């Protein structure tokens, strides 16, 4: 100096926040899909629940 392993703190999982849980990362994990290239398409979750925002329908 490089590689590997372990631990701690922490971070990440396509658009906001919180809790639970799962997986991943150690300077990376992560950064959606179609494509006829367009005024294209879906979704606020990795999963579950709640809140906020957005879209559609109905009622008052």
């Nucleotide at each position: 100096u490089c590689c590997u392993u372990g631990a701690a703190c922490g971070g990440c999982g396509a658009u906001g926040g919180a809790g639970u849980u799962c997986g991943c990362c150690u300077g990376a994990a992560c950064c959606g899909c179609c494509c006829g290239c367009g005024u294209g398409c879906u979704g606020a979750u990795g999963a579950c629940u709640c809140c906020u925002g957005u879209c559609g329908g109905a009622a008052a």
Molecule: Fluoride riboswitch aptamer (crcB RNA motif)
Organism: bacterium